[in-house]
Molecule: transfer RNA
Organism: uncultured Aquimarina sp.
RNA sequence: AGUACCGUAGCAUAAUGGGCUAGUCCAGCCGACUGUCUCUCGAAAGGUUGCGGGUUCGAAUCCCGCCGGUACUA
Numbered sequence: 001a002g003u004a005c006c007g008u009a010g011c012a013u014a015a016u017g018g019g020c021u022a023g024u025c026c027a028g029c030c031g032a033c034u035g036u037c038u039c040u041c042g043a044a045a046g047g048u049u050g051c052g053g054g055u056u057c058g059a060a061u062c063c064c065g066c067c068g069g070u071a072c073u074a
Base pairs, nucleotide, nucleotide: 001073002072003071004070005069006068007067010026012024013023019057030042031041032040050066051065052064053063054062
């Protein structure tokens, strides 16, 4: 340099062929339990779906560019 794949909450991930308010686990906060902590239970919060643009009535999903990562080729 080229090709392919990937990028979603603090971590790990789901979302059928584009369609409801983007879901789940763990962590963290708060509450209950406990003499205290852990465990367990409950509730709430946390996301410009890497960035920018395009297509569309409608984009995490399709297209283009850029950034980053992995693998392969040179």